[in-house]
Small-subunit ribosomal RNA from a wastewater metagenome, 1522 nucleotides, folded computationally. Rfam family: Bacterial small subunit ribosomal RNA. Gene Ontology terms of the family: ribosome and structural constituent of ribosome. The coordinates come from a structure-prediction model, not an experiment, and the mean pLDDT is 84.
RNA sequence: AGAGUUUGAUCCUGGCUCAGAAUGAACGCUGGCGGCGUGCCUAACACAUGCAAGUCGGAUGUGCCCGCAAGGGUGCAUGGCAGACGGGUGAGUAACGCGUGGGGAACCUACCUCUUUGUGGGGAAUAACGUUCCGAAAGGAAUGGUAAUACCGCAUGAGACCUUCGGCUGGGAUGCUGGAGGUGAAACCCGGGGACCGUAAGGCCUGGGGCAAGGAGAGGGUCCUGCGUCUGAUUAGCUAGUUGGCGGGGUAAUGGCCCACCAAGGCGACGAUCAGUAGCCGGCCUGAGAGGGUGAUCGGCCACACUGGAACUGAGACACGGUCCAGACUCCUACGGGAGGCAGCAGUGGGGAAUAUUGGACAAUGGGGGAAACCCUGAUCCAGCAACGCCGCGUGGAGGAUGAAGGUCUUCGGAUUGUAAACUCCUGUUAGGGGGGACGAAGGGAUGUCGGCGAACAGUCGGCAAACUUGACGGUACCCCCAGAGGAAGCCCCGGCUAACUCUGUGCCAGCAGCCGCGGUAAUACAGAGGGGGCAAGCGUUAUUCGGAAUUAUUGGGCGUAAAGGGCGCGUAGGCGGCCUUGUAAGUCUUGGGUGAAAUCCCUCAGCUCAACUGAGGAACUGCCUCGGAUACUGCAAGGCUUGAGGCCGGGAGAGGGUAGUGGAAUUCCCAGUGUAGCGGUGAAAUGCGUAGAUAUUGGGAGGAACACCGGUGGCGAAGGCGGCUACCUGGACCGGUUCUGACGCUGAUGCGCGAAAGCGUGGGUAGCAAACAGGAUUAGAUACCCUGGUAGUCCACGCUGUAAACGAUGGGUGCUCGGUGUCGCGGGUAUCGACCCCUGCGGUGCCUUAGUUAACACGUUAAGCACCCCGCCUGGGGAGUACGGUCGCAAGGCUGAAACUCAAAGGAAUUGACGGGGGCCCGCACAAGCGGUGGAGCAUGUGGUUUAAUUCGAUGCAACGCGAAGAACCUUACCUGGGCUCGAACGGUGGUGGACAGCGGUAGAAAUACCGACUCUCCUUCGGGAGCCGCCAUCGAGGUGCUGCAUGGCUGUCGUCAGCUCGUGUCGUGAGAUGUUGGGUUAAGUCCCGCAACGAGCGCAACCCCUAUCCUUAGUUGCUAACAGGUGAAGCUGAGCACUCUAAGGAGACUGCCCCGGAAAUCGGGGAGGAAGGUGGGGAUGACGUCAAGUCCUCAUGGCCUUUAUGUCCAGGGCUACACACGUGCUACAAUGGACGGUACAAAGGGUUGCAAAGCCGCGAGGCAGAGCUAAUCUCAAAAAACCGUCCUCAGUACGGAUUGCAGUCUGCAACUCGACUGCAUGAAGCUGGAAUCGCUAGUAAUCCCGGAUCAGCAUGCCGGGGUGAAUACGUUCCCGGGCCUUGUACACACCGCCCGUCACAUCACGAAAGCCGGUUGUACCGGAAGUCGGUUCGCUAACCGCAAGGAGGCAACUGCCCAUGGUAUGGUCGGUGAUUGGGGUGAAGUCGUAACAAGGUAGCUGUAGGAGAACCUGCGGCUG
Repeated sequence: AGAGUUUGAUCCUGGCUCAGAAUGAACGCUGGCGGCGUGCCUAACACAUGCAAGUCGGAUGUGCCCGCAAGGGUGCAUGGCAGACGGGUGAGUAACGCGUGGGGAACCUACCUCUUUGUGGGGAAUAACGUUCCGAAAGGAAUGGUAAUACCGCAUGAGACCUUCGGCUGGGAUGCUGGAGGUGAAACCCGGGGACCGUAAGGCCUGGGGCAAGGAGAGGGUCCUGCGUCUGAUUAGCUAGUUGGCGGGGUAAUGGCCCACCAAGGCGACGAUCAGUAGCCGGCCUGAGAGGGUGAUCGGCCACACUGGAACUGAGACACGGUCCAGACUCCUACGGGAGGCAGCAGUGGGGAAUAUUGGACAAUGGGGGAAACCCUGAUCCAGCAACGCCGCGUGGAGGAUGAAGGUCUUCGGAUUGUAAACUCCUGUUAGGGGGGACGAAGGGAUGUCGGCGAACAGUCGGCAAACUUGACGGUACCCCCAGAGGAAGCCCCGGCUAACUCUGUGCCAGCAGCCGCGGUAAUACAGAGGGGGCAAGCGUUAUUCGGAAUUAUUGGGCGUAAAGGGCGCGUAGGCGGCCUUGUAAGUCUUGGGUGAAAUCCCUCAGCUCAACUGAGGAACUGCCUCGGAUACUGCAAGGCUUGAGGCCGGGAGAGGGUAGUGGAAUUCCCAGUGUAGCGGUGAAAUGCGUAGAUAUUGGGAGGAACACCGGUGGCGAAGGCGGCUACCUGGACCGGUUCUGACGCUGAUGCGCGAAAGCGUGGGUAGCAAACAGGAUUAGAUACCCUGGUAGUCCACGCUGUAAACGAUGGGUGCUCGGUGUCGCGGGUAUCGACCCCUGCGGUGCCUUAGUUAACACGUUAAGCACCCCGCCUGGGGAGUACGGUCGCAAGGCUGAAACUCAAAGGAAUUGACGGGGGCCCGCACAAGCGGUGGAGCAUGUGGUUUAAUUCGAUGCAACGCGAAGAACCUUACCUGGGCUCGAACGGUGGUGGACAGCGGUAGAAAUACCGACUCUCCUUCGGGAGCCGCCAUCGAGGUGCUGCAUGGCUGUCGUCAGCUCGUGUCGUGAGAUGUUGGGUUAAGUCCCGCAACGAGCGCAACCCCUAUCCUUAGUUGCUAACAGGUGAAGCUGAGCACUCUAAGGAGACUGCCCCGGAAAUCGGGGAGGAAGGUGGGGAUGACGUCAAGUCCUCAUGGCCUUUAUGUCCAGGGCUACACACGUGCUACAAUGGACGGUACAAAGGGUUGCAAAGCCGCGAGGCAGAGCUAAUCUCAAAAAACCGUCCUCAGUACGGAUUGCAGUCUGCAACUCGACUGCAUGAAGCUGGAAUCGCUAGUAAUCCCGGAUCAGCAUGCCGGGGUGAAUACGUUCCCGGGCCUUGUACACACCGCCCGUCACAUCACGAAAGCCGGUUGUACCGGAAGUCGGUUCGCUAACCGCAAGGAGGCAACUGCCCAUGGUAUGGUCGGUGAUUGGGGUGAAGUCGUAACAAGGUAGCUGUAGGAGAACCUGCGGCUG
């Protein structure tokens, strides 16, 4: 510090996710030791049991015990101090609660310290206790008697307090101070003692402690206040003790804190009130920081103590282990009554994912009491439990290669685990055993000594010395010794992010997953294993926080198109604000002071062996307050200025607004004339109108609405918007001016106004148009598009609505920053007779462009550039502009505006493709023009389907279907049935064994096979044997036309013989990419030329190759025969020849080379000459990058899987040949351009020795007999056929056609039944030119006619070749199909067979509404009113004081008034839960209906509004271009 994820790829926007750190954690697996910390986050739920606050006998009474006594101990009680600390918890609290800084001239303070003064003298009770009584108990009553440091008077008053009169200080007096008057205190206890007094106690003296009243201090507390302190405005108004005053009460004290009266205030957009949530802070976690989150442990503050209320005591409480009352709960009970409060420490139940021992000790630290010893102390110190966290240590170290065994992988060679182990030599931490053994201890304290007080060598206090004495932890830390590598390693991960890879299993299953995503038979992603990586006594997961996230942006973001500029203006608060001067010093800067507790963090040093941990010092604590200083800037105050702004004067421009009037054209309607059969409308029609006279046309009239041309990226307006003409009223802008004011400005939350269309209300109006509606068409349907009609509405007046793609999708203002060119308004200059032109200033409105900006597109002085000011708005998509609430509206609806849930994207711009019922250019038997077919018939053949034991398998749009198959009777054969075999039907290696094997004969059998019989080797040899060959046995390899063509190679098809497909370098672009390859021409062609930020190159095209067309040369046998000769019935038959044909080798030839024309030129095109051939002469071979997961595992090869007495193999028979049917491809026909018969010609290319076979003979024929010749330019297949000549047939299901069937044969073959071909005779079906539709072909082509070959024993109408005869047509590129290039749009990229919308149906999830029902909280009114304070009263009771007494004062008790908790009644608000039913929404694998959107998406889309409709949607009106 970043990374993954939207796309085919790219850049951007934007969300989601990850890597880090952390935790009071929990869970899973695992677990050796120690140190230091930490440990109910949930139920402030309920609690059994024990302990957690007592102490003082030196305040006092008394019971009991010990003791002879002195005295000691113990219990109860009175009394004092302490139980307001310490400890717990975080429920409440949004508050002066907390933090920080001030203030108290408005306060209190027990114990402690210092200091002043005093401590005199009396009195009356009472508890314990005793007795009696009540009660189950808790407890209580009566009576008797008693003490005090308990209680009550009296005396005194330094000081205190109150009243009053002065003085001082001060802004202000409640401060200080002086005088007078008044008020009010106390308690004693212990120790010691010489003289003196006293019978004694004691007085007296002395020491210590206590007590009373003051002063001061320290520490503690209370009150006030500035600032800070969460969320919600779908909480906007709140408030009657409320705000203030006067006077009282109350308090330690100010104050509406409380009360009476008076006034009507107080708070709030700088967020009151209400609602929700929450203890606050030092700090802690994170972060570079700013921030964000948090508030465990430790520390400060607050609040609470079962829930609510209340006071008492006290220095202090409205009191955790006190009291009273009410309530809930629990317990005891004799049913009458009582008791209790773990949010103290342990512990229990419960809740929960989850949090410990009913431990030890007061040794230390601290606290309470005490004079002290000492007692108490679950504070505390320790121990126990828990890997909960942090830190440290160990589980060994060194050597060790037969690189052991085993495991895993393997290309079978090996690699790896791996120096790892074994083994050798060491060490000794830790655990274990034995021995020693702390620090923490300071104090306390007989006694001695020094000093203080003192008369004192008593006593006491302080210091010093000192016998003795104090440790829970703990026999722990630590140290030594012993033995011995011995007891001690796991967890997670290994597709990318992210370090780490293989095998096996599984087969969209099981499962994984943080995101992207893995898994459908070769999974580095699941599971296991081997190996590897990471961390390590832990490792992972989950949860949470911060970070990354600049993803709330102060630091540090944005708003044209990604989310985001308010529809527009006016303007309030607020924010911001020109130039100069002076003052001030609030902001700002700065020196110092105070504070910012400690701990924490940081630095340094130090202590535990180190570290964690701890101690000390420093720094820091970024803050607040305050004394001074500075004055540039901002603020404030004052004065001035003119440039911002405004006024004034003079001009011209304009669909700016309003009102009234007026004009012509057109539509429609009405009347009349002319006129006749149609009009109208459409893609085509129909509905409609018209013989009752339409349309058309002429004249006249009525009425409403809108204003052609001018008209223009022209004008005006803030926007919406504004268009005939005239008049009136009126707003704004602009230009010019030696004028005036003097910052008067900009922006603008709330607010106010304006605001298209549609819509609403009332009243008019209504020509045209036209939602709805009706009809006609179209269509599968057509609630649409089209047509005919047509109502609201459109128009006017008044009122409402308040929204739009209200758009420049661009808020307003100001300043600055190159230019060019239009246009509108006004002005200046030059020039002119004048108007233009030209130069120039200001203001508007457009286009292009520089810098710059931008993700790009683009913007670019009219900024989206550079800056400042103010406002509005955004923060992933969907849910949703929805719900609820509020508010506005007559309504429709508007404004404001969520959440649950769900997804990992949704988007913007640009790129390359693909596609378009987009455009342009061009090509192709693509269409057109032609010729001939197919589709109809019969048959052949293939396929589908069906059938079957099997009908083996594959091929399936073009590009499967006479295809694999160049040939299924057996074989083939893979299929079926049955019979057999199991190292196997074939082959190889090794070992053993036997022998020739083969073949022959016989038997059984369907055969395979089995058995029997006879016969039987070769070569070499050292004669032992060896080699070859064959059978059998064993073994290693078998075999499989079984599966996967979606694991593959190879081969092939197709687009397509289409003209394309790319690369290097350079350049452009952030990039994907572009350029080149586009453009202008041209071509069959990316063929060539020109131009050009491109220059070159490659694969394709073309050419090179083959055949063919002409000629030449060479060579002439088996070919040929002109001349010569011979010869036949005839014939190159023979001699001869190689001239010709031909054969087969090599050459020539054609290149736009020449001429003319067109064209800018050049390629090139048109024409011509010559030529056998002319513009690629014709044909073939040749198939770029790639596409279709195209085809083939059944040609072959091959990974993986499956099978192994079978899915292998052998054999026989059957099947592949089936047959209601459908399709493809063919053959033969339907006839006279024909058929039949007879005769007569002319080929090419091929085949042939298990072969072709001549002549001859036989058969009607297929064929047979026979065998010459030929390994082929020699012989042969072999007859070419159509054609031509002649005769018959004469339009008929025929002398056409030949299917089918019968009989008889031939040939091949082991064998023609299923199931061959052919022949003869007989039979003589359908069919008379073929619907929709569809195929081939552009010249030696189509059509037509024969011939040959492969396969093959036999079997072509198929296939592959060959020649013969031999046409027609092409105007042309509008249309169909396919293709190429350029361009355009795109929401497509599996690429239009794409994408995608809505209803409906089903499942599921969350949410809303809903008659109600339930609960929480809260307001108001009323009722009621416990305990208690305060107030009132005095029937009762009454020790101290007063009084001679009566009685009084006072007290207790009772009654009562105010207030008031829980409670009750009534009625509201608000929140939550639930709810029959209902509404939409989300999600879901292949459901239904349509096709709305994306291309001109087939009616351009979107939009506001209104109506309609199963649904997407359709239509009207206005708007936008996205």